[in-house]
RNA sequence: UUUUCAUCAAGAGUUGGCUGAGGGACUGGCCCUAUGAAGCCGCGGCAACCACGCAUACGCGAACGGUGCCAAUUCCUGCAGAAGCCCGACAGGGCCUGGCAGAUGAAGA
Numbered sequence: 001u002u003u004u005c006a007u008c009a010a011g012a013g014u015u016g017g018c019u020g021a022g023g024g025a026c027u028g029g030c031c032c033u034a035u036g037a038a039g040c041c042g043c044g045g046c047a048a049c050c051a052c053g054c055a056u057a058c059g060c061g062a063a064c065g066g067u068g069c070c071a072a073u074u075c076c077u078g079c080a081g082a083a084g085c086c087c088g089a090c091a092g093g094g095c096c097u098g099g100c101a102g103a104u105g106a107a108g109a
Stems, first nucleotide, its partner, number of pairs: 001109008013043002016041003022032003026078001028076002044070004049066002052061003074101001079098003084095004
């Protein structure tokens, strides 16, 4: 880099330092941001994918290790949709469902 599988409505931040304008993956929105974005460091925390202990398995435990994460549902959205429900006179729209894409972990190539 890529393939497969799993999860993604929960949870968790700082009046610490450096730095100085962007960031929320992308589209369209809508937000965050000099009352300091993103990044790096320090301190703090959340989770439980691997690893660890128990257990035949399902699971349970702990959180030392490997990660990851700590605004908003992955912030919403994109593509499609039979039935159902809601709005509408209709066209249509929304809820909902499934995908696409993305993020994280594990295994492989």